Notes
Transfer RNA from Leucobacter coleopterorum, 85 nucleotides, folded computationally. Rfam family: tRNA. Rfam links the family to the GO term triplet codon-amino acid adaptor activity. Rfam classes the family as a transfer RNA. From the family's description: Transfer RNA (tRNA) molecules are approximately 80 nucleotides in length. Taxonomically the source falls in Leucobacter (Bacteria, Bacillati, Micrococcales, Microbacteriaceae). Model confidence (mean pLDDT): 82 of 100.

RNA sequence: GCCGGAUUGGCGGAAUUGGCAGACGCGGCGCACUCAAAAUGCGUUGUCGAAAGACGUGAGGGUUCGAGUCCCUCAUCCGGCACCA
Repeated sequence: GCCGGAUUGGCGGAAUUGGCAGACGCGGCGCACUCAAAAUGCGUUGUCGAAAGACGUGAGGGUUCGAGUCCCUCAUCCGGCACCA
């Protein structure tokens, strides 16, 4: 350099044919139970915000009424191939 794959919350990991992103689990936080703790149960947990609401799928564009998903460019990681005078 060429070809292919991957990138989604704190972590793992989903999402039909383009139609409510983050199901489910782990972890965190709060509460209950307990003398206390563990275990267990209940609630809650992407970001900003008091709320209403806004934003968010590696980055930037494009197509579309609508994009995690399709198209283009780029970044990082993994694999293969080539080059190495």